[in-house]
Context: one part of a larger RNA
RNA sequence: GGACGAACGCUGGCGGCAUGCCUAACACAUGCAAGUCGAACGGAGCAGCAAUGCUCAGUGGCGGACGGGUGCGUAACACGUGAGCAACCUGCCCUUUACAACGGGAUAACACAGAGAAAUUUGUGCUAAUACGGUAUGAGACCACAGUACGGCAUCGUACAGGGGUUAAAGUUCAGGCGGUAAAGGAGGGGCUCGCGGCCCAUUAGAUAGUUGGUGAGGUAACGGCUCACCAAGUCGACGAUGGGUAGCCGACCUGAGAGGGUGAUCGGCCACACUGGAACUGAGAUACGGUCCAGACUCCUACGGGAGGCAGCAGUGGGGAAUAUUGGGCAAUGGAGGCAACUCUGACCCAGCAAUGCCGCGUGAAUGAAGAAGGUCUUCGGAUUGUAAAGUUCUUUAAUCAGGGACGAAAGAAAUGACGGUACCUGAGGAAUAAGCCACGGCAAACUAUGUGCCAGCAGCCGCGGUAAUACAUAGGUGGCAAGCGUUGUCC
Numbered sequence: 001g002g003a004c005g006a007a008c009g010c011u012g013g014c015g016g017c018a019u020g021c022c023u024a025a026c027a028c029a030u031g032c033a034a035g036u037c038g039a040a041c042g043g044a045g046c047a048g049c050a051a052u053g054c055u056c057a058g059u060g061g062c063g064g065a066c067g068g069g070u071g072c073g074u075a076a077c078a079c080g081u082g083a084g085c086a087a088c089c090u091g092c093c094c095u096u097u098a099c100a101a102c103g104g105g106a107u108a109a110c111a112c113a114g115a116g117a118a119a120u121u122u123g124u125g126c127u128a129a130u131a132c133g134g135u136a137u138g139a140g141a142c143c144a145c146a147g148u149a150c151g152g153c154a155u156c157g158u159a160c161a162g163g164g165g166u167u168a169a170a171g172u173u174c175a176g177g178c179g180g181u182a183a184a185g186g187a188g189g190g191g192c193u194c195g196c197g198g199c200c201c202a203u204u205a206g207a208u209a210g211u212u213g214g215u216g217a218g219g220u221a222a223c224g225g226c227u228c229a230c231c232a233a234g235u236c237g238a239c240g241a242u243g244g245g246u247a248g249c250c251g252a253c254c255u256g257a258g259a260g261g262g263u264g265a266u267c268g269g270c271c272a273c274a275c276u277g278g279a280a281c282u283g284a285g286a287u288a289c290g291g292u293c294c295a296g297a298c299u300c301c302u303a304c305g306g307g308a309g310g311c312a313g314c315a316g317u318g319g320g321g322a323a324u325a326u327u328g329g330g331c332a333a334u335g336g337a338g339g340c341a342a343c344u345c346u347g348a349c350c351c352a353g354c355a356a357u358g359c360c361g362c363g364u365g366a367a368u369g370a371a372g373a374a375g376g377u378c379u380u381c382g383g384a385u386u387g388u389a390a391a392g393u394u395c396u397u398u399a400a401u402c403a404g405g406g407a408c409g410a411a412a413g414a415a416a417u418g419a420c421g422g423u424a425c426c427u428g429a430g431g432a433a434u435a436a437g438c439c440a441c442g443g444c445a446a447a448c449u450a451u452g453u454g455c456c457a458g459c460a461g462c463c464g465c466g467g468u469a470a471u472a473c474a475u476a477g478g479u480g481g482c483a484a485g486c487g488u489u490g491u492c493c
Base pairs, nucleotide, nucleotide: 001493002492003491004490006489007488008487009486010485013362014361015360016359017358018357019355020354021320026318027317028316030315031314032313035062036061037060040059041058043056044055045054046053047052069273070272071271079197080196081195082194083193084192085191088190089189090188093186094185095184096183097182098181099180101135102134104132110125111124112123113122114121115120141166142165143164145162147160148159149158150157151156171178172177199245200244201243206236207235208234211233212232213231214230215229216228217227218226248270249269250268251267252263253262254261255260275296276295277294278293279292298309299308300307301306326352328351329350330349334348335346336345337344338343365395366394367393368392375386376385377384378383399434401429402428403427404426405425409420437482438481439480440479441478442463443462444461448477449476450475451474452473458465459464
C1' cells in the first nucleotide's frame, strides 16, 4: 500500500447493486416451510323432485431420497484431476417391438359393542379398487444344456441359431386421451476400482490376527476379507508406516511483476451430518432434517397407569459474544411436487423491511464580489492572517419536497393474469432553499503559532516528548489530508 462476512469511537443527505451469528452442531415459546390426485376405489355428509353436482375422512397411486440448512465428524479414493467397470443399478422422460385372457379371497372406511385422563386402541359384522392372491399366454428376459462365427483383457465379450424349464399385466374417461405388462436402446442420475495431487509433529519408529494372500461358501445391483469355514504366513514402514494434533475438499477469493504466500463468507460442484448413539423397514433411489424402532440426556402433559417432542428450514426468543436483520408481501415471474386439465401446495424463489457492512454514483450550490467589513487569532502595535471567505449582486434546481401522468418485467389463438408498485421513469411548481464531518500538524510524513500545565496532568506505531519560554500534553486560532465518511483495533499478503 491492498484486502475484509469485520468490530469500536466520532459523525451522517440520497440512490443503485451486493452482503449480513465468523462465537454455543447451545436450548428453543409461537406460526408457517410437502403435498397432491374424485379421470384408481367404496362410502359419509350437503344441495337438488331427479339426473347430477360439491365437500370430506379412509383404501390406493405418485411425491415426502428433490428443493432448503449446517460444517459436528472426516487426513479419507472425502475432494480435485485423469482413466477403468469384459464386475454394476436406474422411478419419472424419449425411441422401438409385442401383449393386456379368465377366476378368486380379503380388508380399511362404515355400523354396533367396548378399554383409556389422554395418546391411542380391542372385538364382531358389511363392502370396493389401478390394493392382494390364483390360473392362462408369452419372448432375442432369466436358468441349466448343447453349437457356429468373429473378437478380446485372464475370468470372458459380441452376433446368429436349437430344443427344454421359469416368469407378466389394470383399468379409467367427456372415447380425444390418461394409464398397465414384458423386452431392447437412449438421455440424465448413481455405485465401485485405480494412477497422480494438496496440513503440522520423529520430543510419535515400529505397526498389523480378518491382519496379508489362497480355496470354497454366503451376501450384494456389482467386484472385493464385505462376511464365514479351512489353509498358508504374510502385509505396511525413514520415498515416514503407526500414533497424536488440526481441518470439510474444490472451482474460486485476497495479495503479489511473477514465482509464491494466505483464505475456503456470499455464488457453483462434491462430501458429511440432522438432540446423542445404534438399527433396520419401505422403496428405482434412504440406512431417510420436518418417517419408523431401541437406548440415553433434556423439556413438556398426566387422572401417576402412561404419553408427547427435536428450528444445523423461514421468521422469531433466551443465552454466549466486540458483533450480525422482519415472528413482512406474493406465488405475478423462474423452478419443483401431484393432477388429463382447471388447479392446489411451495419461508425454493421473486420482492419489500432493517444495518454507511461493502462497492459504485450524486449532492450539500455556481458566477461575480475589496470598504480587503465586523468578529476571532497573532502582533515588533506599524500591521499580518482567517479571506473572495462572508455580506451584497446575478443565476441554476440535480437530489429531497409537493402535484399530474405512469411502465417493461406477461409468455400461450383471443381474453384474463404484477407481490414488487402508483415503484422506476416522464412533466410541472417553488425556493439556496433541507444536507459535513473526521483525523493529523517533532522526525519518519503533507501541515505552526498563542495560552495553560510544569517529569504533574498527559502523549506515544518507532525514535521519544513533559522537571517555567513544550511547533510532541490540553485548549484556541490557523494549516494539511481524506470525505458521507474519517480514525483506531484485529487478521492476511
A computed fold for a 493-nucleotide part of an RNA from an uncultured bacterium, annotated as small-subunit ribosomal RNA, 5' domain. Model confidence (mean pLDDT): 85 of 100. Rfam family: Bacterial small subunit ribosomal RNA. Gene Ontology terms of the family: ribosome and structural constituent of ribosome. The full RNA is in RNAcentral, with records from Greengenes.